RNA sequence: GCCAUCCUAGCUCAGUUGGUAGAGCAACGGUUUUGUAAACCGUCGGUCGUCGGUUCGAGUCCGACGGAUGGCU
Numbered sequence: 001g002c003c004a005u006c007c008u009a010g011c012u013c014a015g016u017u018g019g020u021a022g023a024g025c026a027a028c029g030g031u032u033u034u035g036u037a038a039a040c041c042g043u044c045g046g047u048c049g050u051c052g053g054u055u056c057g058a059g060u061c062c063g064a065c066g067g068a069u070g071g072c073u
Base pairs, nucleotide, nucleotide: 001072002071003070004069005068006067007066010025011024012023013022019056027043028042029041030040031039049065050064051063052062053061
């Protein structure tokens, strides 16, 4: 320098053919216990890497840029 894949909650990841974003773990509160853990119930947490474009409508499609991983030279 070129090619491919990826970037969504604190972490690991879903998100179907474009239609107002979810799970598990973690955190916090509660029930239970002499107490802790476990178990159960609940809550919080995101403008989906950034900026544009297309569209009535974009996490999803298109472009540029940034970053990560792998391959080739």
Molecule: transfer RNA
Organism: Candidatus Parcubacteria bacterium